[in-house]
Context: one part of a larger RNA
Molecule: large-subunit ribosomal RNA, domain VI
Organism: archaeon
RNA sequence: UUCUGGGUCUGAGAGAAAGUGGACACAAGUACGAGAGGAACGUGUCGACGUGGCCAACGGUGAACGGCUGUCUGAUAAGGCAUGUCGUGCAGCUGCGCCAUAGUGGAUAAAGACUGAAAGCAUCUAAGUCUGAAGCCACUCUCAAGACGAGACCCAGUUGAGGGUUGGGGUAGAAGACCCCGUUGAUAGACAGGAGGUGUAUUUAUCAAGCGCAAGCGAGAUAUUCAGCCUGCCUGCACUAAUCGCCCGAAAG
Numbered sequence: 001u002u003c004u005g006g007g008u009c010u011g012a013g014a015g016a017a018a019g020u021g022g023a024c025a026c027a028a029g030u031a032c033g034a035g036a037g038g039a040a041c042g043u044g045u046c047g048a049c050g051u052g053g054c055c056a057a058c059g060g061u062g063a064a065c066g067g068c069u070g071u072c073u074g075a076u077a078a079g080g081c082a083u084g085u086c087g088u089g090c091a092g093c094u095g096c097g098c099c100a101u102a103g104u105g106g107a108u109a110a111a112g113a114c115u116g117a118a119a120g121c122a123u124c125u126a127a128g129u130c131u132g133a134a135g136c137c138a139c140u141c142u143c144a145a146g147a148c149g150a151g152a153c154c155c156a157g158u159u160g161a162g163g164g165u166u167g168g169g170g171u172a173g174a175a176g177a178c179c180c181c182g183u184u185g186a187u188a189g190a191c192a193g194g195a196g197g198u199g200u201a202u203u204u205a206u207c208a209a210g211c212g213c214a215a216g217c218g219a220g221a222u223a224u225u226c227a228g229c230c231u232g233c234c235u236g237c238a239c240u241a242a243u244c245g246c247c248c249g250a251a252a253g
Stems, first nucleotide, its partner, number of pairs: 003157007013143004019049002022046005032037001050101005058095004064088005069082005090232001103139004111131004162248004167181004187241003191236004195231004204223004210217002
């Protein structure tokens, strides 16, 4: 930016890696060439690097769960410490993983040409004309009216639009900012259910290699027990906390 707030647009302009270089197959043993040899235009496939994005699968990390060692807490229970160590590991983040990474047109450069004089010839050049590059400009993608030439249309608003602060948070995040919610409520927590991770807790019972003269002791196994523990996920549920408030506010009146 000529009242304020919001919505939908236009697109002057700006930015960009629509990337780069290969191999193989067909074309084709063709064109060409006496032969020896031996292309190209074009089409397709594959892989490399770079760039952008993503997390279904794969790998890493990973709350958590479980095993083990030393030591300590009276104990075999439950734990602390050693940034202890080993196994598995959802979400999230990520790469070593996955996906994408068209072409066409225009004006040209070097260069190649047409017509053509000066200079009766010749000459791509002097007038005029045609081609021609991974480069340039468009089409494509992103931003975009601070484009001060501040644009267009629509809606709402002093009968108060809208904003800030306080409050609950995250699709956001260094601080600000941004986004959502605030009782007319599922915003976070608690709780419940689901889904999932680990891998079968404590106790008790029954066995048990063996040891012991005996009484008894006994690692471990089975059952109780897909247990126990846990959850940054999903859903439900107002139990807790978003209560109550405060401030600013536009041509007005």